[in-house]
RNA sequence: GAGUUCGAUCCUGGCUCAGGAUGAACGCUGGCGGCGUGCCUAAUACAUGCAAGUCGAACGCAAUACUUCGGUAUUGAGUGGCGAACGGGUGAGUAAUACAUAAGCAACCUGGCCAUGACAGGGGGAUAACUGACGGAAACGACAGCUAAAACCGCAUAGGUAUAAACGAAGCAUUUUGUUUAUAUUAAAAAUGCUAAGGCAUUGGUGAUGGAUGGGCUUAUGGAGCAUUAGCUAGUUGGUGAGGUAGAGGCUCACCAAGGCGACGAUGCAUAGCCGGCCUGAGAGGGUGAACGGCCACACUGGGACUGAGACACGGCCCAGACUCCUACGGGAGGCAGCAGUAGGGAAUUUUCGGCAAUGGGGGGAACCCUGACCGAGCAACGCCGCGUGAAGGAAGAAGGAAUUCGUUUCGUAAACUUCUGUUAUAAAGGAAGAAAGGGAUGUGUAGGGAAUGAUACAUCUAAGACGGUACUUUAUGAGGAAGCCACGGCUAACUACGUGCCAGCAGCCGCGGUAAUACGUAGGUGGCAAGCGUUAUCCGGAAUUAUUGGGCGUAAAGAGGGAGCAGGCGGCAAUAGAGGUCUGUGGUAAAAGGCUGAAGCUUAACUUCAGUAAGCCAUGGAAACCAGCUAGCUAGAGGACAGCAGAGGAACGCGGAAUUCCAUGUGUAGCGGUGAAAUGCGCAGAUAUAUGGAGGACAUCCAGUGGCGAAGGCGGCGUUCUGGGCUGUAGCUGACGCUCAGUCCCGAAAGCGUGGGGAGCAAAUAGGAUUAGAUACCCUAGUAGUCCACGCCGUAAACGAUGAGUACUAAGUGUUGGGGGGUCGAACCUCAGUGCUGCAGUUAACGCAAUAAGUACUCCGCCUGAGUAGUACGUUCGCAAGAAUGAAACUCAAAGGAAUUGACGGGGGCCCGCACAAGCGGUGGAGCAUGUGGUUUAAUUCGAAGCAACGCGAAGAACCUUACCAGGUCUUGACAUCGAUCUAAAAGCACUAGAGAUAGUGAAAUAGUUAUAGAGAAGACAGGUGAUGCAUGGUUGUCGUCAGCUCGUGUCGUGAGAUGUUGGGUUAAGUCCCGCAACGAGCGCAACCCCUGUAGCCAGUUACCAGCAAGUGAAGUUGGGGACUCUGGCGAGACUGCCGGUGACAAGCCGGAGGAAGGCGGGGAUGACGUCAAAUCAUCAUGCCCCUUAUGACCUGGGCUACACACGUGCUACAAUGGACGGAACAGAGGGAAGCGAAGGAGUGAUCUGGAGCGGAACCUAGAAAACCGUUCUCAGUUCGGACUGCAGUCUGCAACUCGACUGCACGAAGAUGGAAUCGCUAGUAAUCGCGGAUCAGCAUGCCGCGGUGAAUACGUUCUCGGGCCUUGACACACCGCCCGUC
Repeated sequence: GAGUUCGAUCCUGGCUCAGGAUGAACGCUGGCGGCGUGCCUAAUACAUGCAAGUCGAACGCAAUACUUCGGUAUUGAGUGGCGAACGGGUGAGUAAUACAUAAGCAACCUGGCCAUGACAGGGGGAUAACUGACGGAAACGACAGCUAAAACCGCAUAGGUAUAAACGAAGCAUUUUGUUUAUAUUAAAAAUGCUAAGGCAUUGGUGAUGGAUGGGCUUAUGGAGCAUUAGCUAGUUGGUGAGGUAGAGGCUCACCAAGGCGACGAUGCAUAGCCGGCCUGAGAGGGUGAACGGCCACACUGGGACUGAGACACGGCCCAGACUCCUACGGGAGGCAGCAGUAGGGAAUUUUCGGCAAUGGGGGGAACCCUGACCGAGCAACGCCGCGUGAAGGAAGAAGGAAUUCGUUUCGUAAACUUCUGUUAUAAAGGAAGAAAGGGAUGUGUAGGGAAUGAUACAUCUAAGACGGUACUUUAUGAGGAAGCCACGGCUAACUACGUGCCAGCAGCCGCGGUAAUACGUAGGUGGCAAGCGUUAUCCGGAAUUAUUGGGCGUAAAGAGGGAGCAGGCGGCAAUAGAGGUCUGUGGUAAAAGGCUGAAGCUUAACUUCAGUAAGCCAUGGAAACCAGCUAGCUAGAGGACAGCAGAGGAACGCGGAAUUCCAUGUGUAGCGGUGAAAUGCGCAGAUAUAUGGAGGACAUCCAGUGGCGAAGGCGGCGUUCUGGGCUGUAGCUGACGCUCAGUCCCGAAAGCGUGGGGAGCAAAUAGGAUUAGAUACCCUAGUAGUCCACGCCGUAAACGAUGAGUACUAAGUGUUGGGGGGUCGAACCUCAGUGCUGCAGUUAACGCAAUAAGUACUCCGCCUGAGUAGUACGUUCGCAAGAAUGAAACUCAAAGGAAUUGACGGGGGCCCGCACAAGCGGUGGAGCAUGUGGUUUAAUUCGAAGCAACGCGAAGAACCUUACCAGGUCUUGACAUCGAUCUAAAAGCACUAGAGAUAGUGAAAUAGUUAUAGAGAAGACAGGUGAUGCAUGGUUGUCGUCAGCUCGUGUCGUGAGAUGUUGGGUUAAGUCCCGCAACGAGCGCAACCCCUGUAGCCAGUUACCAGCAAGUGAAGUUGGGGACUCUGGCGAGACUGCCGGUGACAAGCCGGAGGAAGGCGGGGAUGACGUCAAAUCAUCAUGCCCCUUAUGACCUGGGCUACACACGUGCUACAAUGGACGGAACAGAGGGAAGCGAAGGAGUGAUCUGGAGCGGAACCUAGAAAACCGUUCUCAGUUCGGACUGCAGUCUGCAACUCGACUGCACGAAGAUGGAAUCGCUAGUAAUCGCGGAUCAGCAUGCCGCGGUGAAUACGUUCUCGGGCCUUGACACACCGCCCGUC
């Protein structure tokens, strides 16, 4: 820096990622070289080999070889010397006897080495080896005898040491030191070479004094955890004396004293080797302690000492233990945390290699010997670094793969191909440096010496290389032998196809996968890194997520319930001297390596070498502002004094008061009480009510006030006593006495506990009554603890201002309490201390806070670090108990949370509307039938529609067809479209045969004639699909809803989501209009514009009309004619709150009125904003993808969609007299008509038939409208209501009415007597009622769409039901069909 909480936002906050690192491991892959690194686990056990020996110039002996026989050389064991305490390994232990840094030892040692000076005289006794003999399995041991030394032991001398004394010197307290004397004690070793035989030289020996090196001891400071470890300690702390040690010391002992350590964390527990450094980080820090280096500790486990200069000893000894091995069972042996190696453990870590050539170590005079230290090689991509796997050209953009919209795109100049190069590789040839010093041989000098040996310097020659015939060089060959891994949804660079279908799987976090997966698997492509790439683990970073640098605590986690106060922290003004902190100069130290900077060497780099570079600590000078301490002061902080003031501040005692209850008595009678409604309860044994008197307990009306007091809890009748604190004024007293405060102590509501009182009212528990599905609740009637008092516990609360205390500073305004000043009739005004509100700056995530800060600063304390687990468990302390305080983890999750925003919702609130309720009228639900659906059935009963918003819906019309379904029979380039080699008179039509038909065959026409743009047509491309997915889609539609809403631009406000506008006051059917307003405008909606209808006018006048004129009939606008009327259909008009009155804000508007055909939208229609419902439709159509292809396609016949115990929806007809039947007779509108409507006339009871005039229509037909009206009859009944069902006979349509049409006549005459719960429509030409027409259609209408006739009732009103709009409030956002708690 990013991802992740949300619909979106800001914040808080956790989780996760990108970086670097590793002694790593695992997966896939693997060309070379250089330099490094390699048991982190079992300090588990170890086979085998090696890792410490050497010296004959210390000593004797033995064997072998040679011999000049004198001896010499080599080897072996032993005595002796030095070494073996180094080097090498490991990290078990250790929290301090360790380590780091800095000091100290006047309290010490130091082999070998260096320097100086001194000495080495003279003796003695043994012993191993060896020999003999013996024991034992062995290891080994014992006895007797012989022998040497530089082995061992006395003596002498020196110096040293110790003690004592004397005289000096010095220092740092004890003290240190020099000289002299006395006493005591204490040394020695030789070997080799040379010799002129006197000695000389070298090495070695002894003691002494110094040095160097290495060690020992002491002190200070520093570095880890747990306080759920708070007290620890008896040699403990100190002293005196003694012992011991190299040495100080309780190191040890005796005695004496009672100390010592500890919240600045003792003691205990658990963990751990420490450091230089290493990793990370901007740094501060955090983590770590492999390799290299320093120190420490350890060596099978535990203990112990010996030897030695040095050990309490890795490859020494003794004892004990565990384990392993040998054994003759009596006894013995061993110690890889040395180098290799083995087993085991484990995710995991190498060769039983070469060499002493180099460096270093031990021994030796030296040669030399030893050296698993070391140098090298081997194994391992374990790490870092370097190189390579080729370079240039090369478009027909090859083939192939992948994708594709089929055009192409991409891999891709990539390949092929051409021209080159030769790093590396392979082969061959040559071939280093690492060898200096020292050794050996020879020679020449130098110093000294009598000479020689020797010492030393130089020159020449010579021997010595594990690595290794390696590095390197040259030549030849030849692109030849050398690329993978991971990723591709976001973070995060990189996308497509196929497969799969919440499966298989992926995943670091968020999350992908349920049939179109850029997230799984594969492929192509792409990205990244590259001999590696990923994963896992761990550490730091990011994380300011423990915050010193650098966070917080009103509401997100977080202020202790409040106070007093010790330690601690912090602290007013001015001065003195010093110098602890502080600042600064210098010196020492800070090992080397490492890091950084600059150079140099390997071809480069890694790597290596050289030079420079320092925080810290110590010492020593200087400065004196600040901090701290000392000394002497000051008064502004703080306190005191005096004078006043207010107050439910506290404690004790006393007094009064209203009310409730109870008791007594009187009056009085049937109820009282209680609730939403009741009941339990009380009451005729007299309640409730009322009156009087009494008892008892508790309480504190009004005043009373965001008024007062108190630290908080808290405090309220009145009086008295005692008592705390505060405020104001004065400014003469003290002189920083202050602030905060871990631990500690005190106070601390209510409830609870203990003891004893008290008990009126109230009231957990409890009982009863209700409510309820239940009701261990809410409501009611009772009622015990308790509430009250005294004393003692408890110690907690949303103990809240969810805001610790103190000090200072920082605009204003307004109220109130208590003082003071001021001036007064009263006030204004100034000021101090409280207590509220508003508000600026500032602040805050926002809300908000804002002199009573959550602002600006300082001081001190408390507390927080994701959510859950959990304030739980364990432990401890306190408590009589209840419980309180302190206070985790495992595990789970990727969130939990705060504030604000927009919506949706609420049995939240406010305002308003709608046939929403109410008021009415008529229905449905009951019956029969029609129709649709469910269910069931079936071979099939094709499919879809599903609350409103599916169900007389798609379907404006299933006998065949339709038709999609079923059975059977058939076809396979197909019923339909395009292309097609090839062929040509065929196909259709007609007749016949077979068949259920599809189909197949024959014949005539036909001696016909026309078409070639026609027909047929193999193979193949393809057709076809009412098959799936309406949750892949387009289009169309429903619904909220004809509800009044939905938005935008600019501006403004807000960190932002967003807000404002659109909210508010009125008004409207309306976001309709007006006013106001940080808004001003605009768009889609509303309204209007459109159509029909209502009025009149103008124009026009046939097929409509007929007033007047004329003609005319049996009758008739029938005719001439007319343009008046009705009507037709075109044009404009008319209605706008325009006018009047009232009201309203001088508004919008509303109410009433006039005029008018119509009045406040005149009535009706069309018109449906942004959006919601993954709403409906893949079966209208179109369409992606999937599926079928002799079938899921196509054709045919028959059947089915019409089934039927049942359930539901929508309708029709009824149940009758407001009616039925019969007769008479009147009045519409809007439509339709040519494969049509069909008149008159005729036939039939009728359906209908016949007939064929007229009409493509203001003309003809359909076509008689019906209800209504007039008259007659029926008289309340299952009827003269009702018509289902059934029988018979017919009509019509049609190839065809069996399944399965409509209609007619006659006969039959079912249920049904107004319909339970529930529910629907309608506010006026509406409901109700009556008929008419049309579409579809061969036929079929109770359905649908239209038309007119007759023509009501009611609306107080908005409490309730449903739906909707606006404003406002809550833990919802899949949005209440939400979310979520508890019980089982």